Annotation
Large-subunit ribosomal RNA, domain VI from a Deltaproteobacteria bacterium, 269 nucleotides, folded computationally. It matches the Rfam family "Bacterial large subunit ribosomal RNA". Rfam links the family to the GO terms ribosome and structural constituent of ribosome. The source organism's lineage runs through Bacteria, Pseudomonadati, Myxococcota and Myxococcia. Model confidence (mean pLDDT): 88 of 100.

[in-house]
Context: one part of a larger RNA
RNA sequence: CAGGACGCUUGAGAGGAGCUGACUUUAGUACGAGAGGACCGAGUUGGACGAACCGAUGGUGUUCCGGUUGUGGCGCCAGCCGCAUCGCCGGGUAGCUAUGUUCGGAAGGGAUAACCGCUGAAAGCAUCUAAGCGGGAAGCCCCCCUCGAGAUUAGGCGUCCCAAAUGCCGUCAAGGCACCAGAAGACCCCAUGUAGACUACAUGGUUGAUAGGCGCGGUGUGGAAGUACAGCAAUGUAUGGAGCUAACGCGUACUAAUCGGUCGGGCGG
Numbered sequence: 001c002a003g004g005a006c007g008c009u010u011g012a013g014a015g016g017a018g019c020u021g022a023c024u025u026u027a028g029u030a031c032g033a034g035a036g037g038a039c040c041g042a043g044u045u046g047g048a049c050g051a052a053c054c055g056a057u058g059g060u061g062u063u064c065c066g067g068u069u070g071u072g073g074c075g076c077c078a079g080c081c082g083c084a085u086c087g088c089c090g091g092g093u094a095g096c097u098a099u100g101u102u103c104g105g106a107a108g109g110g111a112u113a114a115c116c117g118c119u120g121a122a123a124g125c126a127u128c129u130a131a132g133c134g135g136g137a138a139g140c141c142c143c144c145c146u147c148g149a150g151a152u153u154a155g156g157c158g159u160c161c162c163a164a165a166u167g168c169c170g171u172c173a174a175g176g177c178a179c180c181a182g183a184a185g186a187c188c189c190c191a192u193g194u195a196g197a198c199u200a201c202a203u204g205g206u207u208g209a210u211a212g213g214c215g216c217g218g219u220g221u222g223g224a225a226g227u228a229c230a231g232c233a234a235u236g237u238a239u240g241g242a243g244c245u246a247a248c249g250c251g252u253a254c255u256a257a258u259c260g261g262u263c264g265g266g267c268g269g
Stems, first nucleotide, its partner, number of pairs: 003161007013147004019047007031036001049104005057098004064091005069084006108142003115135004162268001166178004185263004189205005210256003213252005220244002226239005
């Protein structure tokens, strides 16, 4: 941005993208004495580049699990904890990721360049041009993707909100002014994350699943502690796919989003 507000949009304009190989087939065809060897068209598969994404393949994952060395501690054993690059090592959820996955360039329309034409005079011929009409590029304009009404020419659509009464002026009118109800909505504040340097953006604020907790699940690790048994012991077996489990999913008001405040007015020069 000529009342205010919420949502949805139009698209002036701007930016992005625009690449290309090989193979099969047409076809050993057209062409050519042979050697050789196509246009046009159809299909397949790559490279580089770009975007999105994390189901799979991998990476990371100092908030998860396990193994283990030295040393110190919890009185000792056992079991744990601190420090040593996360002490070292083996794995790994979410998230973030590429070397991973998917997709893209296209097709199409319009106007053209060089160039190729039709008709055709000036100039009884000829001539693509002078009048007129076609064809014709990875290029131009659209089509595709993104931004986009500060496009101050500030656009459009839908919906929501501001009743009045009273007093004064005016002529008791039209109308104007004052006063007052503080609307729709937004913000402050708070719980947060799909967002993020701050801000902004997005979700939620008890009429509530926004975060934490808790429950169940998933995932990971890989067989807890204790006890019993076997063995001289190291250790093994059973209880028992055990115990533990971050950022994940669903549920659940237990905790925290309390209570509140501010702006925004009165129908619009």